SAM riboswitch aptamer (S box leader), 112 nucleotides, folded computationally. It was read from a public genome assembly, where an Rfam model found it. Its Rfam family is "SAM riboswitch aptamer (S box leader)". From the family's description: The SAM riboswitch is found upstream of a number of genes which code for proteins involved in methionine or cysteine biosynthesis in Gram-positive bacteria. Of the family's consensus pairs, 88% are formed in the model.
[in-house]
RNA sequence: UUCUUAUCCAGAAAGACCGAGGGAAUUGACCCGAUGACGUCUUAGCAACCUGAUCACUUUUGUGUUUAAGGUGCUACCUUCAACCUUUGCCAUUGGCAAGGAAAGAUAAGCU
Numbered sequence: 001u002u003c004u005u006a007u008c009c010a011g012a013a014a015g016a017c018c019g020a021g022g023g024a025a026u027u028g029a030c031c032c033g034a035u036g037a038c039g040u041c042u043u044a045g046c047a048a049c050c051u052g053a054u055c056a057c058u059u060u061u062g063u064g065u066u067u068a069a070g071g072u073g074c075u076a077c078c079u080u081c082a083a084c085c086u087u088u089g090c091c092a093u094u095g096g097c098a099a100g101g102a103a104a105g106a107u108a109a110g111c112u
Stems, first nucleotide, its partner, number of pairs: 003110006013043005021032003026083004044075003049071003052067002055064003079104001084101002087099005
């Protein structure tokens, strides 16, 4: 880097440094930001994807429970929201609202 699978309305922030933009990309909206955002570091925390440990069932070593030691991840806003649809419902008249799906993205595990 490619591909596959799973998840994405829950949860969890302080300090120091820095100094102007930031919330992935395009457009629009809405927000955060000199009362210092974003980012980096330290510490703390959240979660439970993988490993480990525990217990139960099962005997494919698998499923579930608990834990939080190790590897990641995460700690404004639903992935901040919308965009796309031979989809569904309601209103209504070629549009609005709600739901669903797609696409893109993020994270984990695996594959190349």